[in-house]
């Protein structure tokens, strides 16, 4: 050096599509289960990549290639941002603790 990026869920709202209601060329509802969508540092899971020890093997050599193990711990506002709009997204392992 507390890594990257996919996949899936908590969760999330109302563009679209459904549902539903109405004086129905249309307009309301998300206090409509839902099907597009959004979606976690502290959630789960995959794949690459650092690093760090062990071995094996070539080799003049400190070097290269492979295999095998290890990557810890993490309670968290208020506020404020983007999309059609909310959110455990983003500010943010912030602010405090």
């Nucleotide at each position: 050096u507390u890594g990257g990026c996919g996949g899936c869920u908590a969760g999330g709202g109302u563009u679209c599509c459904g549902g539903c209601c109405c004086g129905c060329g249309g307009g309301g509802c998300g206090u409509c289960u839902g099907g597009u969508c959004c979606g976690a540092g502290a959630g789960c899971u995959g794949c690459c990549g650092g690093c760090c020890g062990g071995g094996c093997c070539g080799a003049u050599g400190u070097c290269a290639g492979c295999c095998c193990g290890g990557u810890g711990c993490a309670c968290g506002g208020c506020g404020g941002g983007a999309c059609a709009a909310a959110a455990g997204c983003c500010c943010g392992g912030g602010a405090g603790a």
Guanidine-I riboswitch aptamer from a soil metagenome, 97 nucleotides, folded computationally. Of the family's consensus pairs, 100% are formed in the model. Its Rfam family is "Guanidine-I riboswitch aptamer". About the family: This family represents a conserved RNA structure found upstream of the ykkC and yxkD genes in Bacillus subtilis and related genes in other bacteria. Rfam 15.1 lists 1,509 matches to the family in 1,281 species. Model confidence (mean pLDDT): 83 of 100.